[in-house]
Context: one part of a larger RNA
RNA sequence: AAUCAACGCUGGCGGCGCGCCUAACACAUGCAAGUCGAGCGAGAAAGUCCCUUCGGGGAUGAGUAAAGCGGCGGACGGGUGAGUAACACGUGGGUAACCUGCCCUCGAAUGGGGAAUAACUCCGGGAAACUGGAGCUAAUACCGCAUACGAUCCUUCGGGAUGAAAGCCUUCGGGCGUUCGAGGAGGGGCCCGCGCCCGAUUAGCUAGUUGGUGAGGUAAUGGCUCACCAAGGCUCCGAUCGGUAGCCGGCCUGAGAGGGCACACGGCCACGCUGGCACUGAGACACGGGCCAGACUCCUACGGGAGGCAGCAGUGGGGAAUCUUGGACAAUGGGGGAAACCCUGAUCCAGCGACGCCGCGUGACCGAUGAAGCCUUUCGGGGUGUAAAGGUCUUUCAGCGGGGACUAUCGUGAAGGUACCCGCAGAAGCAGCUGCGGCUAACUACGUGCCAGCAGCCGCGGUAAUACGCAGGCAGCAAGCGUUGUUC
Repeated sequence: AAUCAACGCUGGCGGCGCGCCUAACACAUGCAAGUCGAGCGAGAAAGUCCCUUCGGGGAUGAGUAAAGCGGCGGACGGGUGAGUAACACGUGGGUAACCUGCCCUCGAAUGGGGAAUAACUCCGGGAAACUGGAGCUAAUACCGCAUACGAUCCUUCGGGAUGAAAGCCUUCGGGCGUUCGAGGAGGGGCCCGCGCCCGAUUAGCUAGUUGGUGAGGUAAUGGCUCACCAAGGCUCCGAUCGGUAGCCGGCCUGAGAGGGCACACGGCCACGCUGGCACUGAGACACGGGCCAGACUCCUACGGGAGGCAGCAGUGGGGAAUCUUGGACAAUGGGGGAAACCCUGAUCCAGCGACGCCGCGUGACCGAUGAAGCCUUUCGGGGUGUAAAGGUCUUUCAGCGGGGACUAUCGUGAAGGUACCCGCAGAAGCAGCUGCGGCUAACUACGUGCCAGCAGCCGCGGUAAUACGCAGGCAGCAAGCGUUGUUC
């Protein structure tokens, strides 16, 4: 000098930041990912009104709600740092070895058919979670046929073979889609050079191991996987093993070189109760999807089921220690939708905490050879001290009253009656902490008597202690001041 700090004493205001460093311990409750009726079929009820033979019926509610099929999104955004010493990351390259939904540009096409199935109805099983059977139905769901600019494969280079689609809305102008292909943008996969902590009291390590041939697999190269063949590959320029650790931009320190750190913010990676696995998909081996196993918790009618806060808040626990079960989608951004709009604990705000930085205030001027009190004294005096009182003045901040935004391009403001502006009253509401032997700025009195105690180092204390305790005084900082931890 610095700090994600903590502790002690103290504490007025504001702005901007920051706030579980420990148990990647366990979690009650609510919320955090939905949306589309302009893809599709079906479709309530309450309420209100009318009729009624009082049983009920009709209209409206309403093609609404709730659900189902289907599409897109749920792979983003948000969290955490466990693991990882690795092409994980950084940097520079390669990919003639690759992929890419939505978006943009361009080319071509969008013809004709079919069979199902949820929802629904009926019957059944179950405590529940849920589930079986029969029957009906639609589609931008599913499956054939035709066509094929270009695409893929084969080719004797003449040609041949394979493979597609879906409609919806319309103001009738068109708009949005769908299919095949070419290019782009952005995003990603894979590969390579170099860089990347400690230990030799770890010296040898290796069997898919190293290479080849062939095959499988993948979007794609490759021992990635497999069969066969060969016997290689790495290592004192530190292999292997062990320990520690997410990496970087950066941050702290320092004149620099360097050293230390990896919290917030940004990029990348990894993880999502633990271990494993695949499915779907343009993309996952998928935090709020699935399956299996395990530990744990919960429900149960004991047959069987449910769950995963390292999302936002919040609880217990651990700990020296770290916040509200808040508001709003107004802005920015994201998902869906033609749109209206819906969703969004991303985000924007507010709350709590002197945790940090910065700014401001607790008054200004005048006022005695100088009150009282307190301290001291050689008893004369000296100090506190212009300090107070008193006088004159101001009103920042806080308080009260009034007005009142920007942020919002047409509309829309959570923040917010906030910021800010005007007015009112009155010095009125606002100072502490540490130190005073030397280092180091600041000294006396009393108490104590190697006791009680202090202490960063040197060292103080055994009867006059500027070093302990207290008081007065003084010094230094100041809404803080000290202490402790840590780094340079």

A computed fold for a 488-nucleotide part of an RNA from an uncultured Solibacteraceae bacterium, annotated as small-subunit ribosomal RNA, 5' domain.
Rfam family: Bacterial small subunit ribosomal RNA.
Its mean pLDDT, the model's own confidence on a scale to 100, is 90.
The full RNA is in RNAcentral, with records from ENA and SILVA.